[in-house]
Context: one part of a larger RNA
């Protein structure tokens, strides 16, 4: 390093923006770097190879042929690549009309609960559990009514449903904001794809500072169980969970399937929009996006995937190359820390 691969075997960065760089529609003039031929020139001698001379043979000796390529202010072609110029509109993008949505920030606002306060009612339990007890309650608990506080989440609706790049997003209402997806087919005329570095977001835990704290709750204390019980049951209970800032960047961050394009039987079900049948309504039909199911040909070690592909083909990028040692050491680097990123060896099977 060629090759081969990457859904489950070793392997797709978590997830976006984007530099360089690599790839790049259609028609068309040029050009002549790539690129195809050819000619000259050049690959020393000796060596390989043939002829022939020597001589009994070798050694030697004088011709030839062969040579991977290689150079250029050299000749020719111009299909393809590639530059230079003109044009397109099928790829992107843009305007105009509409659509759906828990996309995203910020402030505002509601009810049900659960806890706690205060007052009423009323009396001996209540709570928990396989069973119990620890706990609470005659200083009046539970329970039941009425008023208040205060954080925290939002039932029904809800759906193999919908938006978001992902991580993820659910009461309701106002303000700002992002993207989609249709339809018209008006414009701009290759602007595009991919993306190492870079740069940005990135559950949950956890870390600083400050604020909150109803409920749950590591740790922690007691009760119980057991041989023992540092646990599983129970009855407290701090961190933490929530809000402001600002770190941390990790996860079975999963579809364990990187982005983009193009073709490649169909059935079903669903969400959004357009069109058409139909007087409306129900239905139906088509046609684009987008989420599910089955499967036909292919494809696969099977298992399976199968127009959302793991199928047929292109283009870029990440990775991977026996097991352990090890995601470890020791350098670097970020991080307040905890660590986090890169990431080896012996030595063994």
């Nucleotide at each position: 390093c060629u090759g081969g691969g990457c859904g489950u075997a070793a392997a797709g960065c978590g997830c976006g923006u984007g530099u360089a760089g690599g790839u790049g529609g259609u028609u068309u003039u040029g050009u002549a770097a790539g690129u195809a031929g050819g000619g000259c020139g050049u690959g020393a001698a000796a060596g390989c190879u043939c002829c022939u001379g020597g001589c009994u043979c070798a050694a030697c000796u004088g011709g030839g042929a062969g040579a991977g390529g290689c150079c250029g202010u050299u000749c020719u072609a111009a299909a393809c690549u590639g530059c230079a110029g003109a044009a397109c509109u099928a790829g992107a993008g843009g305007a105009u009309g509409g659509u759906a949505g828990a996309g995203g920030g910020a402030g505002g606002u509601g009810g049900a609960a659960u806890u706690c306060c205060a007052g009423g009612u009323g009396u001996a339990g209540c709570g928990g559990u396989g069973g119990a007890a620890u706990g609470c309650g005659c200083a009046g608990a539970u329970a039941u009514c009425u008023g208040g506080a205060g954080g925290a989440a939002c039932a029904c609706c809800a759906g193999u449903g919908g938006c978001g790049a992902a991580a993820g997003c659910g009461g309701c209402c106002u303000c700002c904001u992002g993207g989609a997806c249709c339809a018209u087919u008006c414009c701009u005329g290759a602007c595009a794809c991919u993306c190492a570095g870079a740069c940005g977001c990135g559950a949950a835990a956890g870390c600083u500072a400050g604020g909150g704290u109803a409920g749950c709750a590591a740790a922690c204390a007691g009760g119980a169980u057991u041989a023992g019980a540092u646990a599983c049951c129970c009855u407290g209970g701090u961190a933490g969970u929530c809000c402001u800032a600002g770190c941390c960047c990790u996860a079975a961050a999963c579809g364990a399937u990187g982005a983009a394009u193009a073709c490649u039987a169909g059935g079903u079900g669903u969400u959004g929009g357009a069109g058409g049948a139909u007087u409306c309504a129900c239905u139906c039909c088509u046609u684009c996006a987008g989420c599910g199911u089955c499967g036909u040909a292919g494809c696969u070690a099977a298992c399976g995937c199968g127009u959302u592909a793991a199928g047929u083909a292109u283009u870029c990028c990440a990775c991977c190359u026996g097991g352990a040692a090890a995601g470890u050491a020791c350098g670097g680097u970020c991080g307040c820390a905890a660590g986090g990123c890169u990431g080896a060896a012996a030595c063994u099977c």